[in-house]
RNA sequence: GCACUCUUAGCUUAAUGGAAGAGCAUCGGUCUUCUAAGCCGUAGGUUACAGGUUCGAGUCCUGUAGAGUGCA
Numbered sequence: 001g002c003a004c005u006c007u008u009a010g011c012u013u014a015a016u017g018g019a020a021g022a023g024c025a026u027c028g029g030u031c032u033u034c035u036a037a038g039c040c041g042u043a044g045g046u047u048a049c050a051g052g053u054u055c056g057a058g059u060c061c062u063g064u065a066g067a068g069u070g071c072a
Stems, first nucleotide, its partner, number of pairs: 001071007010024004018055001027041004048064005
């Protein structure tokens, strides 16, 4: 330099174009003499950034940034 893949909650991740869920962690409750574990619940998302297409975009297209793999 070229090609390809990835970027979603604090972490790991899911999501036929009909609008975002889960597990762990945090917080609260329950249990326990106390702690841990278990059980129940709460909160937490400009879906990396900027545009475009569409009635509608996490998803499709373009560019930028970052990470990774391969080739040279």

Overview
This is a predicted structure of a 72-nucleotide RNA (transfer RNA) from endosymbiont of Pachyrhynchus infernalis. Its Rfam family is "tRNA". Rfam classes the family as a transfer RNA. The RNAcentral record of the sequence draws on ENA and Rfam. Model confidence (mean pLDDT): 82 of 100.